Context: one part of a larger RNA
RNA sequence: CGCAUACGGUGGAUGCCUAGGCGGUAAGAGGCGAUGAAGGACGCGGCAGCCUGCGAAAAGCUCCGGGGAGUCGGCAACACACGUUGAUCCGGAGAUGUCCGAAUGGGGAAACCCACCUGGCGAAGCCAGGUAUUCCAAGACUGAAUCCAUAGGUUUUGGGAAGCGAACGUGGCGAACUGAAACAUCUAAGUAGCUGCAGGAAAAGAAAUCAACCGAGAUUCCCUAAGUAGUGGCGAGCGAACGGGGACCAGCCCUUAAGUCAUUUUGAGUUUAGUGGAAGGCACUGGAAAGUGCGGCGACACAGGGUGAUAGCCCCGUACACGACAGGCUCUUGAUGAUGAAGACGAGUAGGACGGGACACGUGAAAUCCUGUCUGAAGAUGGGGGGACCAUCCUCCAAGGCUAAAUACUCCUUACCGACCGAUAGUGAACCAGUACCGUGAGGGAAAGGCGAAAAGAACCCCGGCGAGGGGAGUGAAAUAGAACCUGAAACCGUAUGCGU
Numbered sequence: 001c002g003c004a005u006a007c008g009g010u011g012g013a014u015g016c017c018u019a020g021g022c023g024g025u026a027a028g029a030g031g032c033g034a035u036g037a038a039g040g041a042c043g044c045g046g047c048a049g050c051c052u053g054c055g056a057a058a059a060g061c062u063c064c065g066g067g068g069a070g071u072c073g074g075c076a077a078c079a080c081a082c083g084u085u086g087a088u089c090c091g092g093a094g095a096u097g098u099c100c101g102a103a104u105g106g107g108g109a110a111a112c113c114c115a116c117c118u119g120g121c122g123a124a125g126c127c128a129g130g131u132a133u134u135c136c137a138a139g140a141c142u143g144a145a146u147c148c149a150u151a152g153g154u155u156u157u158g159g160g161a162a163g164c165g166a167a168c169g170u171g172g173c174g175a176a177c178u179g180a181a182a183c184a185u186c187u188a189a190g191u192a193g194c195u196g197c198a199g200g201a202a203a204a205g206a207a208a209u210c211a212a213c214c215g216a217g218a219u220u221c222c223c224u225a226a227g228u229a230g231u232g233g234c235g236a237g238c239g240a241a242c243g244g245g246g247a248c249c250a251g252c253c254c255u256u257a258a259g260u261c262a263u264u265u266u267g268a269g270u271u272u273a274g275u276g277g278a279a280g281g282c283a284c285u286g287g288a289a290a291g292u293g294c295g296g297c298g299a300c301a302c303a304g305g306g307u308g309a310u311a312g313c314c315c316c317g318u319a320c321a322c323g324a325c326a327g328g329c330u331c332u333u334g335a336u337g338a339u340g341a342a343g344a345c346g347a348g349u350a351g352g353a354c355g356g357g358a359c360a361c362g363u364g365a366a367a368u369c370c371u372g373u374c375u376g377a378a379g380a381u382g383g384g385g386g387g388a389c390c391a392u393c394c395u396c397c398a399a400g401g402c403u404a405a406a407u408a409c410u411c412c413u414u415a416c417c418g419a420c421c422g423a424u425a426g427u428g429a430a431c432c433a434g435u436a437c438c439g440u441g442a443g444g445g446a447a448a449g450g451c452g453a454a455a456a457g458a459a460c461c462c463c464g465g466c467g468a469g470g471g472g473a474g475u476g477a478a479a480u481a482g483a484a485c486c487u488g489a490a491a492c493c494g495u496a497u498g499c500g501u
Base pairs, nucleotide, nucleotide: 001500002499003498004497005496006495007494008493009492015486016450017449020421021420022418023417024416025415026414027413028412029410030409031164032163039100040099041098042055043054044053046078049075050074051073061094062093063092064091065090066089070082071081105114106113107112115131116130117129118128119127120126121125133161134160135159136158137157138156139155140154141153142152168199169197170196171195172194173193179186183233209216210215220247221246222245223244224243230238231237251402252401253400254346259339260338261337262336263335264334267331268330269329270328271327272326274322275321276320281294282293283292284291296313297312298302304316305315306314351375352374353373354372355371356370357369358368361387382397383396384395385394386393437444438443457485460472461471462470463469
């Protein structure tokens, strides 16, 4: 040095577990904000820090309700206190709520600096309130061209707005990669992105619609028609409608209504704390009984979880039955107010020309819809449409407006579910994670779970540097469960023995 065996070290795979995720179902809620939000800074404890909670009234204050024995949030002890004269805790309603932030007195390099006005007081100061912009309404004062006036300006009072928020909606602007096996029309796609505005949904909506000579009867959504008819460098691709079947149904107005909203009122339900809630013993093994044996009981409850192993009857619960002073929500009976609201039946409109856009439809034979420029009717004895256009016929009435449901979504709340994951998985994040760390910045972005039933977390002794680490002793079922702690694979490194060289 090699091989073999045994025993270790290192390492953290595997098994088991779950505190966290992922996906859904059913309900709810669908907003918060100048009464100052979302998000923060700085503070508040007997004790240094972080998290949580709170705001100079600072891990809290007041009231009402629940509850009934412990409590003083967590890491995490110690100390001091509180509580059956009902604490802690849970629910509801209030009070307080520093500074920044739309931030709004002015400024500003956010959490800071500097003011003014009014009132009060114990007065070099303190306390309370106010002072942004813009829109609307009302008032006052001023005031051009231009004499009067008006426009305009200044100012006072009252009311509104602003900012944030996950997706869903609607309007405006609007790519490229890509595909076409290159590429330009085309596609990707009216997608991504930017942006205005809104609601719990939005938008659309009561035929100047379809249809086909029969008829239907607003809109929206789903299935089908159908990858059909079409469109298309007739390439790649794009791609309907009529009709049929369903979901849901609701109609109205411009003399005013359907409806919607707010406040109030009648009754009911629901929600924000909770309450009651059946039924088991003995023995054996064991550290421990829920296991095994014997032999009982409950069940509208054998969902689930916990308890020293596997518990219907030990605990929490579960089925079931109850419960609200106060607050919210829904429905309902009335009342009042607001909205609907544009005005009064639709003219610079329909139509036309040119240029574009939307329609499945790329200018095409291209109807229909929108309109940038230029034009420009009729008046129900009228007008639009039926895919160039004309006639016949049929059908409808534009140029004003409102309208629930069926539909879309889930930042969030509650309950429940899963042939979903189980710590290199599942969210990036099971753990103090959008943290540490990286970057000037936009931004990027981890690793890291498990002693034990219970800390009973090893008193005391010994070696050692008043070490690190270890050996005894002790606890425990177990300490090769000792905190670098469940299990503890492999690579890798040793010790002992045997054999070989």